[in-house]
Predicted 3D model of a 539-nucleotide part of an RNA (small-subunit ribosomal RNA, 5' domain) from an uncultured bacterium.
Model confidence (mean pLDDT): 83 of 100.
RNAcentral holds the full RNA, with entries from ENA and SILVA.
Context: one part of a larger RNA
RNA sequence: GAUUGAACGCUGGCGGCAGGCUUAACACAUGCAAGUCGUACGUGGAAUCACCUUCGGGUGAGAGUAGCGUGGCGGACGGGUGAGUAACGCGUGGGUGACCUGCCCUCUGGUGGGGGAUAACCCGGGGAAACCCGGGCUAAUACCGCAUACGUCCACGGGCUUUGGUCCGUGGGGAAAGCUGGCCUCUGAUGCAAGCUAGUGCCGGAGGAGGGGUCCGCGUCGGAUUAGCUGGUUGGUGGGGUAACGGCUCACCAAGGCGACGAUCCGUAGCUGGUCUGAGAGGAUGAUCAGCCACACUGGGACUGAGACACGGCCCAGACGCCUACGGGCGGCAGCAGUGGGGAAUCUUGGACAAUGGGGGAAACCCUGAUCCAGCCAUGUCGCGUGGGUGAAGAAGGCCUUCGGGUUGUAAAGCCCUUUCAGCAGUGAAGACGCCGGGUCGUUCGAACAGGGCGGCCUUGGUGACGUUAGCUGCAGAAGAAGCACCGGCCAACUCCGUGCCAGCAGCCGCGGUAAUACGGAGGGUGCAAGCGUUAAUC
Numbered sequence: 001g002a003u004u005g006a007a008c009g010c011u012g013g014c015g016g017c018a019g020g021c022u023u024a025a026c027a028c029a030u031g032c033a034a035g036u037c038g039u040a041c042g043u044g045g046a047a048u049c050a051c052c053u054u055c056g057g058g059u060g061a062g063a064g065u066a067g068c069g070u071g072g073c074g075g076a077c078g079g080g081u082g083a084g085u086a087a088c089g090c091g092u093g094g095g096u097g098a099c100c101u102g103c104c105c106u107c108u109g110g111u112g113g114g115g116g117a118u119a120a121c122c123c124g125g126g127g128a129a130a131c132c133c134g135g136g137c138u139a140a141u142a143c144c145g146c147a148u149a150c151g152u153c154c155a156c157g158g159g160c161u162u163u164g165g166u167c168c169g170u171g172g173g174g175a176a177a178g179c180u181g182g183c184c185u186c187u188g189a190u191g192c193a194a195g196c197u198a199g200u201g202c203c204g205g206a207g208g209a210g211g212g213g214u215c216c217g218c219g220u221c222g223g224a225u226u227a228g229c230u231g232g233u234u235g236g237u238g239g240g241g242u243a244a245c246g247g248c249u250c251a252c253c254a255a256g257g258c259g260a261c262g263a264u265c266c267g268u269a270g271c272u273g274g275u276c277u278g279a280g281a282g283g284a285u286g287a288u289c290a291g292c293c294a295c296a297c298u299g300g301g302a303c304u305g306a307g308a309c310a311c312g313g314c315c316c317a318g319a320c321g322c323c324u325a326c327g328g329g330c331g332g333c334a335g336c337a338g339u340g341g342g343g344a345a346u347c348u349u350g351g352a353c354a355a356u357g358g359g360g361g362a363a364a365c366c367c368u369g370a371u372c373c374a375g376c377c378a379u380g381u382c383g384c385g386u387g388g389g390u391g392a393a394g395a396a397g398g399c400c401u402u403c404g405g406g407u408u409g410u411a412a413a414g415c416c417c418u419u420u421c422a423g424c425a426g427u428g429a430a431g432a433c434g435c436c437g438g439g440u441c442g443u444u445c446g447a448a449c450a451g452g453g454c455g456g457c458c459u460u461g462g463u464g465a466c467g468u469u470a471g472c473u474g475c476a477g478a479a480g481a482a483g484c485a486c487c488g489g490c491c492a493a494c495u496c497c498g499u500g501c502c503a504g505c506a507g508c509c510g511c512g513g514u515a516a517u518a519c520g521g522a523g524g525g526u527g528c529a530a531g532c533g534u535u536a537a538u539c
Base pairs, nucleotide, nucleotide: 001539002538003537004536006535007534008533009532010531013384014383015382016381017380018379019377020376021342026340027339028338030337031336032335035073036072037071040070041069042068043067048061049060050059051058052057080295081294082293089220090219091218092217093216094215095214096213099212100211101210104208105207106206107205108204109203110202111201112146114144115143121136122135123134124133125132126131153172154171155170156169157168158167159166160165161164178200179199180198181197182196183195221267222266223265228258229257230256233255234254235253236252237251238250239249240248270292271291272290273289274285275284276283277282297318298317299316300315301314320331321330322329323328348374350373351372352371356370357368358367359366360365387417388416389415390414397408398407399406400405421480423475424474425473426472427471431466434463435462436461437459438458439457440456441455442454443453444452445451483528484527485526486525487524488509489508490507494523495522496521497520498519504511505510
C1' cells in the first nucleotide's frame, strides 16, 4: 500500500447492488418448512331439492367437494451444517469384456381367464394416555394361482473368439389393470352391461437420454524428539454374498504384504472452481455463488424402494428434556423465523406462490420458509446530496501580536438565483412468456352432420407478493442533511496557554525534570469524507 463474513470508538442525509453466528456439530418454547391424486377403490357428512314433521328433526334424491381408510407417485429432490475425514475423500485423466437405472424419449409384442382376503365401518373389550386386542361386513390399478412368451433369464451341447462376449440347437423358469369421455344396441324414460371409438394407464423386450455404483494412473498439510507396521494380515482353491469386481465374507492351503521414494503413529484439516495479495514466481485462504464429499441428539442396525442404511421414516442402546393415574408413553431446528447460552460480534417468530423451479394430478388446481420480495444493520461497494453566483465597511467575535497589525476570511451578513435528494400531491410502465376462459380453422380417430385427440389463428375477458414499484409531472422553501483523525522525524500540516520526568503520549526513533510545534486545551492548519480512526488478520 492492498485486502476483510470483521469488531470497537466518535459521527451519521438518501439511494442501487451485495453481505450478515467465523464462537457452543450447545440446549431449544411456539408456528410453518412434503405433499398430492375422487380419471385406481371402499366409506362418507354438509350445501341444494322434494316429501313428512311433535318445528327438535326425519326420509328420499343428489353432484362426488370436507373427513377416514386401502392404493399410486413423491417424502433418496430441494434446504442446512463442516463435526468427522490425510482418504480414491477431492482434483484431473482413464477403465467397467465387472454393473444398476423410477419418471422421460424412440421402436416392438401383449393386456386372456379365475380366486381368496383386508383396512376404513359396525359390535365388544383393555388403557390415564399413546394406542392395542377380539368378532363381523366390503372394494380396488392392493394381493395370489392359471393360460399365453417373439425377445429376455437359467442350464446343457456345438461354432467363432484374448478372462469374456456372440451365434445356433435342446430343455426349463417368469407378465399384465384398468380408468375417463363419446357413440351405438336395448328401453315408456334414465341408466347399467356387452360392443365400437378417443385419451390415458398396465405387462414383457430392445435402444437412448440423463443419473448413479465401482476400479485404476497422477496430484493433494506438519512432525523422524513417531522406524519399524500387519492375522483376514498377502496370495491361492472352493462355498456364500452383491446390481457388480474384489478377503466383501467364510472354510481349507501357502507365508506372505507394506516401509527411508517415509510405512505405522501423533497433530491439524472437509476438497475444488475460486478468493486476497503480488510485476511475476510465489505466499495466504476455501465466507457469499457453483461442483463433489460427509453428517442429521450420540452409537449401532436393517426394512421399504429404481434409488437410502434415509435431517422433518422404523428398530435397539445411551445421554438429555417433557407427560403420567407410576403400569407406561412422547421428543430431536446443522430447514425458515425465533429463544436461552457462549461471544468482541452477526438480522424479522414478515408477504406471496405473481415470476423461476420442484412434487402430485388428464386437467382445473393443491402443496412448496426452494424461490421471489419486503424488514433490520454505514458490514462492504458504487452513485448522489448537504446548495450556486455575487459580496471588503476586509463587520463583529475568537486567536496571535514586535500593539503598527496579522489571521479566521468571500468565510459570514446582505443581494440575486436554483430545487437534485428527502417531504407532500398526482400520473404511471416492465417483470405476463405463458396458463385459464371464449371463438374459429385445419388435421386425425370414427359409420357419424355424437364426441374426442393434436395443432394454428383471433380475442371486449381473467391472472403481480413486491407496490404508496421504477420512471415522469406538479407544489413549497436554502429550506431537513458533516464529521473523524492527524499536525517532532518517517509524513502533508504551528502557534499560544496549562502542566513541570508529574499528569500523560508512543508504530519505530523517542517526548515530559519551568518558555514542550511530541502531554492537556484553544486558535489555526493538513488529510480523508457519510464516514473517519483504532484493533485483529493475510500478502